[in-house]
Context: one part of a larger RNA
RNA sequence: CUAAUGCGAGGGAACUCGGCAAAUUAGCCCCGUACCUUUGGUAUAAGGGGUGCCUGCUCUUUCAGACUUGUGCUGGAAGAGCAGGUCGCAGUGUCAAAGGGGUCUCGACUGUUUAAUAAAAACAUAGGAAACCGCAAGAGCGAAAGCUUGUGAACGGUUUCUGAAUCCUGGCCAGUACAGGUACCUGAAACCUGGGUCCAACUGGGCUAAGGGCCUGCAAACGCCGGGAGUAACUCUGACUCUCUCAAGGUAGCCAAAUGCCUUGUCGGGUAAGUUCCGACGUGCAUGAAUGGAUCAACGAGGGCCCCACUGUCCCCGCGUAGUACCCG
Repeated sequence: CUAAUGCGAGGGAACUCGGCAAAUUAGCCCCGUACCUUUGGUAUAAGGGGUGCCUGCUCUUUCAGACUUGUGCUGGAAGAGCAGGUCGCAGUGUCAAAGGGGUCUCGACUGUUUAAUAAAAACAUAGGAAACCGCAAGAGCGAAAGCUUGUGAACGGUUUCUGAAUCCUGGCCAGUACAGGUACCUGAAACCUGGGUCCAACUGGGCUAAGGGCCUGCAAACGCCGGGAGUAACUCUGACUCUCUCAAGGUAGCCAAAUGCCUUGUCGGGUAAGUUCCGACGUGCAUGAAUGGAUCAACGAGGGCCCCACUGUCCCCGCGUAGUACCCG
């Protein structure tokens, strides 16, 4: 020094970004088991006790034997139990073999992923919604021929968004996109027709498709969802009123949040002490409803915080074993 290992007085996370690493726990039997919950779970929850060997006895299952044919007897095997004894610090004595609990966040879950720095909160998913399509369709590949979906036919196929269940999903069609309509306006070439001495160059008029103007629909389409004053018999606040303005002015919910600049916001909890954490408040720089909102049992090598147990992580280092390096020969 090792991409090796063992032990350690007293303390026990004081270490550190962080209990990283290590330690603890562990099998089987018995007792016992909370909150919550989608009533399935949570759950091996948690937390206790037992476990070796010897002797005797009881019971169950099974195999075999004999004869007195039985609720029997004898012998073997497996299992369950009771009693007495015995040894050690220690009996699942080695090996093997879960540390546990509380709370919040994200994602419902099992699953998938950056072969060789990322396994996740990313992707997928069941479920929800919308659009296109009646088949010589719609969608995709190809220059075409042709092919796929399709051995299919709307309870189907294609495309897009959301992402279990539960409670819900508010307002706005002014802009953009899409769809439909349209008396009228605009609208190219071709066609008809005029001027240009005949022709040509050149220069007008008429008619007109799609499209546009115009009208309407559509937001689980892209998206968007205000400002200033005054006002209640302490004060503060403002249910109320006035005013400007918009297409409409953010509804139900939720929050200093994976979203809050100021900010270590303020209050409460936990600690002796807490920029993190949990519960509230809302003045929300810049929350908000399938770009889904809120909630949520179970699940997670996800993330934050706390507690118990445990420990060389640390106080503070020491010793041993194995193999190198190194020193001497």

The part of an RNA shown here (large-subunit ribosomal RNA, domain IV) has 329 nucleotides and comes from Candidatus Bathycorpusculum sp. The prediction has a mean pLDDT of 86. The full RNA is in RNAcentral, with records from ENA. Lineage of the source: Archaea > Thermoproteati > Bathyarchaeales (SeqCode) > Candidatus Bathycorpusculaceae > Candidatus Bathycorpusculum.